[in-house]
Context: one part of a larger RNA
Molecule: small-subunit ribosomal RNA, 5' domain
Organism: uncultured bacterium
RNA sequence: AUUGAACGCUGGCGGCAUGCCUAACACAUGCAAGUCGAACGGCAGCAUGUCUUCUUUUCGGAGAAGAUGAUGGCGAGUGGCGGACGGGUGAGUAACGCGUAGGGAUCUGCCUUAGAGAGGGGGACAACCCGGGGAAACUCGGGCUAAUACCGCAUAAUAUCCAUGGAUAAAAGCACGGUUCUUCGGACCGUGCGCUCUAAGAUGACCCUGCGUCGGAUUAGCUAGUUGGUGGGGUAAAAGCCUACCAAGGCGACGAUCCGUAGCUGUUCUGAGAGGAAGUACAGCCACACUGGGACUGAGACACGGCCCAGACUCCUACGGGAGGCAGCAGUGGGGAAUAUUGGACAAUGGGGGCAACCCUGAUCCAGCAAUGCCGCGUGUGUGAAGAAGGCCUUCGGGUUGUAAAGCACUUUCAGUAGGGGGGAAGGGUUUAUAUUGAAAAGAUAUAGACAGUGACGUUACCUACAGAAGAAGCACCGGCUAACUCUGUGCCAGCAGCCGCGGUAAUACAGAGGGUGCGAGCGUUAAUC
Numbered sequence: 001a002u003u004g005a006a007c008g009c010u011g012g013c014g015g016c017a018u019g020c021c022u023a024a025c026a027c028a029u030g031c032a033a034g035u036c037g038a039a040c041g042g043c044a045g046c047a048u049g050u051c052u053u054c055u056u057u058u059c060g061g062a063g064a065a066g067a068u069g070a071u072g073g074c075g076a077g078u079g080g081c082g083g084a085c086g087g088g089u090g091a092g093u094a095a096c097g098c099g100u101a102g103g104g105a106u107c108u109g110c111c112u113u114a115g116a117g118a119g120g121g122g123g124a125c126a127a128c129c130c131g132g133g134g135a136a137a138c139u140c141g142g143g144c145u146a147a148u149a150c151c152g153c154a155u156a157a158u159a160u161c162c163a164u165g166g167a168u169a170a171a172a173g174c175a176c177g178g179u180u181c182u183u184c185g186g187a188c189c190g191u192g193c194g195c196u197c198u199a200a201g202a203u204g205a206c207c208c209u210g211c212g213u214c215g216g217a218u219u220a221g222c223u224a225g226u227u228g229g230u231g232g233g234g235u236a237a238a239a240g241c242c243u244a245c246c247a248a249g250g251c252g253a254c255g256a257u258c259c260g261u262a263g264c265u266g267u268u269c270u271g272a273g274a275g276g277a278a279g280u281a282c283a284g285c286c287a288c289a290c291u292g293g294g295a296c297u298g299a300g301a302c303a304c305g306g307c308c309c310a311g312a313c314u315c316c317u318a319c320g321g322g323a324g325g326c327a328g329c330a331g332u333g334g335g336g337a338a339u340a341u342u343g344g345a346c347a348a349u350g351g352g353g354g355c356a357a358c359c360c361u362g363a364u365c366c367a368g369c370a371a372u373g374c375c376g377c378g379u380g381u382g383u384g385a386a387g388a389a390g391g392c393c394u395u396c397g398g399g400u401u402g403u404a405a406a407g408c409a410c411u412u413u414c415a416g417u418a419g420g421g422g423g424g425a426a427g428g429g430u431u432u433a434u435a436u437u438g439a440a441a442a443g444a445u446a447u448a449g450a451c452a453g454u455g456a457c458g459u460u461a462c463c464u465a466c467a468g469a470a471g472a473a474g475c476a477c478c479g480g481c482u483a484a485c486u487c488u489g490u491g492c493c494a495g496c497a498g499c500c501g502c503g504g505u506a507a508u509a510c511a512g513a514g515g516g517u518g519c520g521a522g523c524g525u526u527a528a529u530c
Base pairs, nucleotide, nucleotide: 001529002528003527005526006525007524008523009522012377013376014375015374016373017372018370019369020335025333026332027331029330030329031328034081035080036079039078040077042074043073046072047071048070049068050067051066052065053064054063055062056061088288089287090286097213098212099211100210101209102208103207104206106205107204111201112200113199114198115197116196117195119153121151122150128143129142130141131140132139133138159168160166161165173193174192175191176190177189178188180187181186214260215259216258221251222250223249226248227247228246229245230244231243232242233241263285264284265283266282267278268277269276270275290311291310292309293308294307313324314323315322316321341367343366344365345364349363350361351360352359353358380410381409382408383407390401391400392399393398414471416466417465418464419463420462424457429451430450431449432448433447434446435445436444437443474519475518476517477516478515479500480499481498485514486513487512488511489510495502496501
């Protein structure tokens, strides 16, 4: 000088940060990933409309029951996209894990650009209905049905293969609007969104290599898929990545192997620097998700809030069988010297879904708690000598506390009370005009204008007024190092102490007091680093 600090004494306000370093110990409860009805069949609930019946009536209507998915919408279900991001933790890892500089034998949903296509058919399975099993979790059988779900057929190049040839796609689906036609189902046209194949880009990912990356030699030899080759397999892709056979190699004092410790980096602290120490917060990468193993789906996982198996633990049980995983945000127990609220909001930024409105979002933005740190402000200002009283010291003259107080004159920051009050708000909605598309004044898209509104924070920042010095100072030290001295008590006792050392009757070193010194909403101590 510094700290993610703790402890002791003390404590007024604000801003900005930071806050389980220990048990990757166990977790009650709530929330943290949904969304789309413009893919689909439907209709449990809510609201509306229509019809029927009944009741009532002030003859306008009102109420009740039933029917109808007809409309807004929508529980559960099929289907799509997203749950591989975001958030947490640092257990493992001494490694191509990270850092840096290169390389390629590769993949890439959504997005952008471009080319080509989008023909014609089929059979199911949920939901639902019926029946059965089970305490439950759930599950079995039969029957009906839709799709942007699924499967053939056709078409097929610049893609692909065993290449004169063969094989491989798709959803003319959904919404809105309109002219004409209509068997009233729809056809057709336009626009938007979607579908299939291909090429390129962007982004993301995968793999390989050089160099660098802690300690121990009281660890000196290590290695059989081991090192290389061939055939085969495998992957998106190179490769002993895997396998059969062949050869006998490969690494090592330039430290292999083994043991211990550890996530790495940008950076942070210190230092004149060289170095040394650290890796909390923020950012990049990696690894992990109760422990161990495995794959499935998918563009992407071997997947924190998915699946299967095994294990430990906890819970439910009708004993047959089931359920769970906070190293997400809060919170609880435990451990510990020690570390916060079971808060508000999606207003902003961003993310997922959706044409959109919008919905979801413990990401995030805010608030709460803590002097944990840094920074700023305040606790008054001027005047005031009878140098008051009191305290302490005294050579008893006085000195000191000390302009300090009182008194007088002012001010009102902050806190308090009352009132006013930006910015964070732009988007989005409704509507008008213009342009483009178009047969169109429709619809859609873009631009501009108008209108009404959108803020968790928030009793915001800031401003004004009011009252009154009013509500606001402590801590450590005073032998030397080291700024600051006397008295009393004690008497090698009690005690102090970072080092030297103080204390055994005049202690500036113990304890108290007066005075002083240093810092100040803090001051000391302990721990740790330079």